[in-house]
């Protein structure tokens, strides 16, 4: 010089479901790491898009999307649980520490 492991920092990538209650925006269950907290701007009936933020994740059988109005259980319903799934898609550079094996070069 190499190979693993951990990994500050920075960049990046995601997702926010269902059910109940009331004078509609708050309040409760469920699941989850996380179930839209703060702002702004647009539509107008409950949405959409920008920023920030808390969480996950970055090579990949735990991010996430697709298939998927998909199959099976199970629920008051719901990606709830399972298969599908080692499917096909998906975002990374890394200072530093540690630790393995060699090779060279000094010294005795």
């Nucleotide at each position: 010089g190499g190979g693993a492991a951990c990994g500050a920092a920075c960049a990046c990538g995601g997702g926010a479901g269902u059910c109940c209650c009331g004078g509609a925006c708050g309040g409760g269950g469920c699941u989850g790491a996380g179930a839209g907290u703060g702002g702004g701007c647009g539509a107008g009936g409950c949405c959409g898009c920008c920023c920030a933020g808390a969480c996950c994740g970055u090579a990949a059988c735990c991010a996430c999307c697709u298939g998927a109005c998909c199959c099976g259980g199970g629920u008051c319903a719901u990606g709830c649980c399972g298969g599908c799934g080692g499917a096909g898609g998906a975002a990374g550079u890394g200072a530093g520490u540690u630790u393995c094996a060699u090779g060279c070069a000094g010294c005795g």
The RNA shown here (TPP riboswitch aptamer (THI element)) has 108 nucleotides and comes from Rhodococcus sp. Leaf258. Model confidence (mean pLDDT): 75 of 100.